[in-house]
RNA sequence: GCGUCGAUGGUGUAACGGUCUGCAUGCAAGCCUUCCAAGCUUGAGAUCCGGGUUCGACUCCCGGUCGACGCA
Numbered sequence: 001g002c003g004u005c006g007a008u009g010g011u012g013u014a015a016c017g018g019u020c021u022g023c024a025u026g027c028a029a030g031c032c033u034u035c036c037a038a039g040c041u042u043g044a045g046a047u048c049c050g051g052g053u054u055c056g057a058c059u060c061c062c063g064g065u066c067g068a069c070g071c072a
Base pairs, nucleotide, nucleotide: 001071002070003069004068005067006066007065010025011024012023013022018055027043028042029041030040031039048064049063050062051061052060
């Protein structure tokens, strides 16, 4: 340099062009308990960046950044 794959809450992951971006864990509050842990309920918290296509984009297309792998 070229190619392939990937980037989603603090962390790990799921997501099909259309319902509220789901789950686990962590965090906060409450319930329970003599207390703690466990358990239960509720809440806050995310689509790498810029453009395009579309009525509608995490998803499709283009470019960029970063990472992994392969080739040279």

Description
Transfer RNA from Thermomyces dupontii, 72 nucleotides, folded computationally. Model confidence (mean pLDDT): 80 of 100. It matches the Rfam family "tRNA". By type it is a transfer RNA. Gene Ontology term of the family: triplet codon-amino acid adaptor activity. The organism belongs to Thermomyces, within Eukaryota.